[in-house]
RNA sequence: AUCAGAGAAAGGCAAACCUAUUGAAAAAUAGGGACGCAAAGUUACAGAUCUUCUAUUGCUUUAUAGCAAUAAUGAUGGCUGUGCUGCCUGA
Numbered sequence: 001a002u003c004a005g006a007g008a009a010a011g012g013c014a015a016a017c018c019u020a021u022u023g024a025a026a027a028a029u030a031g032g033g034a035c036g037c038a039a040a041g042u043u044a045c046a047g048a049u050c051u052u053c054u055a056u057u058g059c060u061u062u063a064u065a066g067c068a069a070u071a072a073u074g075a076u077g078g079c080u081g082u083g084c085u086g087c088c089u090g091a
Stems, first nucleotide, its partner, number of pairs: 002091004012037002017032006035078001041084002045081003048076003054071007
């Protein structure tokens, strides 16, 4: 330097759930907790998914109210692809 791997060793991350806080929600953060992870490190670029405070449209209505549909500018990297970086072991 290249290839392969999670069997061993060193170390790392932390699902569900619970508590607290923030948020309209999706969800996030902190603590507890481990289902899993060889990039479960990072980039929100392409796709995918979730949500709808708000906006628009339609309907109802006395109404500034209610209901429905659509739309991220809000989110998810522990959903797929992609860029960058990196630990250990073996060959």